[in-house]
């Protein structure tokens, strides 16, 4: 001397930046960044141009620190900048639309176009018809009969009579446009007639009643009829209105076209329209300030001391 261990010293890190506070400089305060030990600070802590805090805790330790410069992420600031995109005004073009034009096209037309002229279809009143609905379904009297209360004869079923009610049904009668047929009906507690069948009797017969049949209330179709009741694409007559279509008559007598298409000129606040200007919204990128992770490049200072061990 040189390389390693140990341990000391001086020093570095445990964030920066700005703005406010101050004499002034750091800090608590507020911002911005940010990877980042705790504690107190505004009736404010800590300093002095050696001021870029302060206290306390840990951590590197001769290790580092600091200074320029580059590039380069990404926040904040400023509104320098002015893109897309959105109304708005104009302008030209398209669309529509009108009007002229064309020896275009295309339909129509002398088996009569075009225009006119009558009537019809159409609306409106007035009076009648035709049709198809809609609403209706009369009142009462007598009597058999039954329901109650009596008298009376008969052995019994029963009969004869008197009074009061009651009723759509069986018979009569009188009314009313209120009839007229079909079909259904109320198991019995609706009528009428009841085969079997029951009661009562010697017997004859009499009473009771289902089912059948024949009706009633009541339902339901149709028809005729009455109704101060309604629709109608129908239709007859008489008045009026209307009429660019369409039918049918009729004048006229040779072009006509509300059709497309070129050209030409007008209007468009009529349009989910193209395009460009200009002027408002709008606010991208990118500018400029500023903070800062990392990264490279260059500079100042610093790299000490005692110990031990290899060489």
């Nucleotide at each position: 001397c040189a390389g390693c261990g140990a341990g000391u010293u001086a020093g570095g890190c445990c964030g920066g930046g700005g703005u406010g506070c101050u004499a002034g400089c750091g800090g608590u305060a507020c911002c911005c960044u940010c990877c980042a030990c705790g504690a107190a600070a505004a009736c404010c802590c800590g300093c002095u141009a050696u001021a870029c805090g302060u206290c306390g805790g840990g951590c590197c330790g001769a290790a580092g620190c600091u200074c320029c410069g580059g590039a380069g992420a990404g926040g904040c600031g400023u509104a320098c900048g002015g893109a897309a995109c959105u109304g708005c005004u104009c302008g030209u073009c398209g669309g529509c639309u009108c009007g002229g034009u064309c020896u275009g096209c295309a339909g129509c037309g002398u088996g009569g176009a075009c225009a006119c002229c009558c009537c019809g279809u159409c609306c409106c009143u007035c009076a009648g018809g035709g049709u198809c609905g809609c609403c209706g379904g009369u009142g009462g009297g007598g009597g058999a009969g039954c329901c109650c209360c009596g008298a009376u004869c008969g052995g019994a079923g029963g009969g004869u009579u008197g009074g009061g009610g009651u009723a759509a049904a069986c018979c009569c009668c009188c009314u009313u446009c209120g009839c007229c047929u079909g079909c259904c009906g109320a198991a019995c507690c609706c009528g009428g007639u009841c085969a079997g069948g029951a009661a009562c009797g010697g017997a004859a017969g009499u009473u009771c009643g289902c089912a059948g049949c024949c009706g009633u209330a009541g339902a339901u179709a149709g028809g005729a009829c009455g109704g101060u009741u309604g629709g109608c694409g129908c239709u007859u007559g008489a008045g009026g209105g209307g009429u660019c279509g369409c039918g049918g008559g009729g004048u006229c007598g040779a072009g006509c076209u509300c059709g497309c298409g070129g050209c030409c000129g007008g209007g468009u606040g009529u349009c989910g329209g193209a395009c460009g200007a200009g002027g408002a919204g709008g606010g991208a990128a990118g500018g400029c300030g500023u903070c800062c992770a990392c990264c490279c490049g260059g500079g100042g200072c610093g790299c000490g001391c005692u110990c031990g061990c290899u060489g």